[in-house]
Bacterial large signal recognition particle RNA from a Gaiellales bacterium, 265 nucleotides, folded computationally. Taxonomically the source falls in Gaiellales (Bacteria, Bacillati, Actinomycetota, Thermoleophilia). The prediction has a mean pLDDT of 78. Rfam family: Bacterial large signal recognition particle RNA. Rfam classes the family as a non-coding RNA gene. Rfam links the family to the GO terms signal recognition particle, plasma membrane targeting and SRP-dependent cotranslational protein targeting to membrane, signal sequence recognition.
RNA sequence: CCGUGCUAGGCGGGGAGGUAGCGGUGCCCUGUACCUGCAAUCCGCUAGAGCAGGGCUGAAUUCCCACCCUAGGAGCAGGCUUGUGAGGUCCUGCAGCCGGCGGGCGGCGAUGAGAGCCGGGUCCCGCGCAAUGGGAAUCUGUGAACCGGGUCAGGACCGGGAGGUAGCAGCCCUAAGCGGACCCUUCCAUGUGCCGCGGGGCGGCCCGGAAGGAGCAGGCCACCGGCGGGCGCUCGGAGGCUUGUCUUCGAAGGUGGGUGCACGG
Numbered sequence: 001c002c003g004u005g006c007u008a009g010g011c012g013g014g015g016a017g018g019u020a021g022c023g024g025u026g027c028c029c030u031g032u033a034c035c036u037g038c039a040a041u042c043c044g045c046u047a048g049a050g051c052a053g054g055g056c057u058g059a060a061u062u063c064c065c066a067c068c069c070u071a072g073g074a075g076c077a078g079g080c081u082u083g084u085g086a087g088g089u090c091c092u093g094c095a096g097c098c099g100g101c102g103g104g105c106g107g108c109g110a111u112g113a114g115a116g117c118c119g120g121g122u123c124c125c126g127c128g129c130a131a132u133g134g135g136a137a138u139c140u141g142u143g144a145a146c147c148g149g150g151u152c153a154g155g156a157c158c159g160g161g162a163g164g165u166a167g168c169a170g171c172c173c174u175a176a177g178c179g180g181a182c183c184c185u186u187c188c189a190u191g192u193g194c195c196g197c198g199g200g201g202c203g204g205c206c207c208g209g210a211a212g213g214a215g216c217a218g219g220c221c222a223c224c225g226g227c228g229g230g231c232g233c234u235c236g237g238a239g240g241c242u243u244g245u246c247u248u249c250g251a252a253g254g255u256g257g258g259u260g261c262a263c264g265g
Stems, first nucleotide, its partner, number of pairs: 001265006009057003012030004020046005034054005063258006072249004076244007084236004091230001094229001096227005103221003107216002117209006123200006129193002131190006138181005148173004156165003
């Protein structure tokens, strides 16, 4: 140096989270990389830190170490942006509302304002009248197989006879009841009335009157005070995006170095 057979190792790694710590399951990055079982109030371990079983590869493109480069994660800081909490009172020139004021405009007022006075109405009680509704009464129609009346054909009964008795149908009438008419009479009722009479009340409002003689009112704007709303401001906190000669971990990739045993030639 070559060949054969083995062994260590390898057959993915990393970040955040979680954990006393490590690894895994789940999430994310890298990018292709044996199989099966286990596992988030979880599973397995203990610095030689997944466990159990099976398979492949094997001392190098593949294993180990260092450096370079940097995907990505985490932290910190800055910027932008979207919600949110509190404060302050900024918004003289913000919605809206309430109170005040009588400055401006408008309105009412000498065809007489406000206030006060007088009368009436509106309100309540009683009575009357009317209206409406109901009942009764009145008039009228109808109204009883038998248990209402009258007359009772026929027929029946009593009697020797004279005569007498009850009585169906029919006809007439009537009771209760049912219906109609009438408002002439009477009773009751009232979510009725531009009605009348008497009494009460009389604050407000409305109408009218006498006297008097200049204000009244608060619609709009302004102003003052308050409530309230809105944006901006100050402070705080949350989410998203983005940036970084920043800190930390760091996959993949690149460069350099390192790593066996046995036998044979």
It was read from a public genome assembly, where an Rfam model found it.